[in-house]
RNA sequence: GGAGCGGGUCGGGCGGCCGCUGUUGUGCAAACAAUAGAGGAAAGUCCGGAUACCACAGGGCAGAAUGCUUCCUAACGGGAAGUCGGCGCGAGCCGGGGAUAAGUGCCACAGAAAAUAAACCGCCUGUGAUUGUGAAAACAAAGACAGGUAAGGGUGAAACGGCGAGGUAAGAGCUCACCGCGUUUCCGGUGACGGAAACGGCAGGGUAAACCCCAUUCGGUACAAGACCAAGUAAAGGGAAAUGAGGCGGCCCGCCUCGUUUGAUUCCAGGGUAGGUUGCUUGAGGCCGGCUGUGAAGCCUGUCCCAGAGUAAUGGCCGUACAAAGACAGAAUCCGGCUUACAGACCCGCUCCAUUU
Numbered sequence: 001g002g003a004g005c006g007g008g009u010c011g012g013g014c015g016g017c018c019g020c021u022g023u024u025g026u027g028c029a030a031a032c033a034a035u036a037g038a039g040g041a042a043a044g045u046c047c048g049g050a051u052a053c054c055a056c057a058g059g060g061c062a063g064a065a066u067g068c069u070u071c072c073u074a075a076c077g078g079g080a081a082g083u084c085g086g087c088g089c090g091a092g093c094c095g096g097g098g099a100u101a102a103g104u105g106c107c108a109c110a111g112a113a114a115a116u117a118a119a120c121c122g123c124c125u126g127u128g129a130u131u132g133u134g135a136a137a138a139c140a141a142a143g144a145c146a147g148g149u150a151a152g153g154g155u156g157a158a159a160c161g162g163c164g165a166g167g168u169a170a171g172a173g174c175u176c177a178c179c180g181c182g183u184u185u186c187c188g189g190u191g192a193c194g195g196a197a198a199c200g201g202c203a204g205g206g207u208a209a210a211c212c213c214c215a216u217u218c219g220g221u222a223c224a225a226g227a228c229c230a231a232g233u234a235a236a237g238g239g240a241a242a243u244g245a246g247g248c249g250g251c252c253c254g255c256c257u258c259g260u261u262u263g264a265u266u267c268c269a270g271g272g273u274a275g276g277u278u279g280c281u282u283g284a285g286g287c288c289g290g291c292u293g294u295g296a297a298g299c300c301u302g303u304c305c306c307a308g309a310g311u312a313a314u315g316g317c318c319g320u321a322c323a324a325a326g327a328c329a330g331a332a333u334c335c336g337g338c339u340u341a342c343a344g345a346c347c348c349g350c351u352c353c354a355u356u357u
Stems, first nucleotide, its partner, number of pairs: 001353010013320006020037007039328001043339002046337005051222004063218005068082005083096005097213002103211002105207003120153002122149006130141004161179002164176003180202001181200008226278004237268004241261008285304003289300004
């Protein structure tokens, strides 16, 4: 210098003018002043929780999700470290249960055959006939029939261990060495797993994002959850009121009991609608530092308060510098993740190649 790998930060700056929303202060009010005002993904709503109500969510069925190991976490399908397999010269990246004594299914096209293996070509043996050569014995050729053969060819994503030697009519784990695989034992590791030795002649193709089996987890509904205050109107209830009967009383007023009416008047309480308040943003919170840990992360000290609406604010114009008027994109209960989108700028660590000293 070039090509890459892993991780992180920013993603418009400054000034002026005019606006919008929240809070606080002043003001009778109108208004004014001060102050704060989107993101790394606010997005997709894909996982996990908090919170609220339903029976303080217990058992079962159905259903769903996850699936190497250990750890982190409030929890997770997330993350860290490891392990095995694959890819890459490398830094690194991607993936993960069971198809061996649970069972069932499927494997297009091509191909003889796709799983109780199989004979298309080829190779080998035999049989009888033909042709050729030859005096004959015999040899050779192509073809037929019967068998052997999974070495070789060909098909396929995949062909029933690989490779070499022996062996054989030709072949074949038929036999042997090495590799692979399986079983047992020992050693290392918390574990997944790794290593070694002995034995076994090879059993066990792929597919579980096919049904399924095993293990673990999950009750349902979502802030339009829920809580509080509560106008008007209508219906219903209760009381007053009106009226009838009875009782108390010598009589009236009055009082008590029972019944009726209210389609006119008035009062009361409750439920609930509109509306208002709340839930609402101080939280598994951010930042600096220290300690522990390989790491995810945990603990401690200090410090900060950082949008909270309900038609829903966060915008527009001008000037200016830079190569550039500058990407993706807009909160709605909150938090932890994942995924997806993103012009450009910068930082840290590392790998490979080339060159110079």
The RNA shown here (Bacterial RNase P class A) has 357 nucleotides and comes from Elusimicrobia bacterium RIFOXYB2_FULL_49_7. The gene name in the source record is rnpB. Lineage of the source: Bacteria > Pseudomonadati > Elusimicrobiota. It matches the Rfam family "Bacterial RNase P class A". By type it is a ribozyme.